[in-house]
Molecule: transfer RNA
Organism: Candidatus Aenigmatarchaeota archaeon
RNA sequence: GGGCCGGUGGUCUAGGGGUAUGACGCCUGCCUUACGAGCAGGAGGUCGGCGGUUCGAAUCCGCCCCGGCCCA
Numbered sequence: 001g002g003g004c005c006g007g008u009g010g011u012c013u014a015g016g017g018g019u020a021u022g023a024c025g026c027c028u029g030c031c032u033u034a035c036g037a038g039c040a041g042g043a044g045g046u047c048g049g050c051g052g053u054u055c056g057a058a059u060c061c062g063c064c065c066c067g068g069c070c071c072a
Stems, first nucleotide, its partner, number of pairs: 001071007010024003018055001026042005048064005
C1' cells in the first nucleotide's frame, strides 16, 4: 500500500430503512437484625467521525479514524 471483518449506555450484546433489544453493573423501594439473594421500579445511548441518498439512516453509498485477520 491492497483485501476482508468489526466499532451500538460503564461492560457484553440484538437489531441491516420507520421514535435502539436484552443481560451484567448502577440507583430507589419491598423483603432481611444486617449483608447477600429474590421481587418491583428507575436512571443511563446524539449507534466511531464527516458528507451523500431518502419523506425518513444505527441500518444503504463515499471518504476518514480506531481495532482484528490476510496478501504484498